[in-house]
RNA sequence: GGCCCCGUUGUCUAGUGGCCUAGGACGGUGCCCUCUCACGGCAUAAACCCGAGUUCGAAUCUCGGCGGGGUCA
Repeated sequence: GGCCCCGUUGUCUAGUGGCCUAGGACGGUGCCCUCUCACGGCAUAAACCCGAGUUCGAAUCUCGGCGGGGUCA
């Protein structure tokens, strides 16, 4: 340098155009429970890499960029 794949809460992930101002697990915080801790229960905060396009509507499709990985040279 060519080609291919990937990018979502702190971490791992679901999502396949409208039911999603985004769900789950672990972790965080608060409350309950308990003599206390642990366990358990309830609640809560926190994310779509950036820009443009298509569309009535984009996390989702397209293009460019950035970053990561694989492969060939």